[in-house]
């Protein structure tokens, strides 16, 4: 000096990780306009009995709080991860050849 391989470079995909949202689980959550049960009392009835139904209690909904080893979706200047492709320059590195 030449040839060539690899890496740094670019792009895509995959995997992991970080974040967000939803679902699931638990709690909480209704003066009345949700449900059930309705003490007391009220109404109808000669009576038997029936009706409506406040308070209370229970359940549940919208919502809301918490939990995570779960599921789904989604985001990136995520990764001394994988894989495929690209190839201009520069840099690093290995091999071979040639010359000094």
């Nucleotide at each position: 000096a030449g040839u060539u391989g690899g890496g740094u470079c670019c792009u895509g995909a995959g995997c992991g990780g970080c974040g967000g949202a939803a679902a699931c689980c638990u709690g909480u959550a209704a003066a009345c306009c949700c449900c059930g049960u309705c003490a007391g009392g009220u109404c109808c009835g000669g009576a038997a009995g029936g009706a409506a139904g406040c308070a209370g209690c229970g359940g549940u909904a919208a919502g809301u709080a918490g939990u995570g080893u779960u599921u789904u979706c989604u985001g990136g200047g995520u990764g001394a991860c994988u894989u495929a492709g690209g190839u201009a320059a520069a840099c690093c590195u290995g091999a071979c050849u040639u010359g000094a």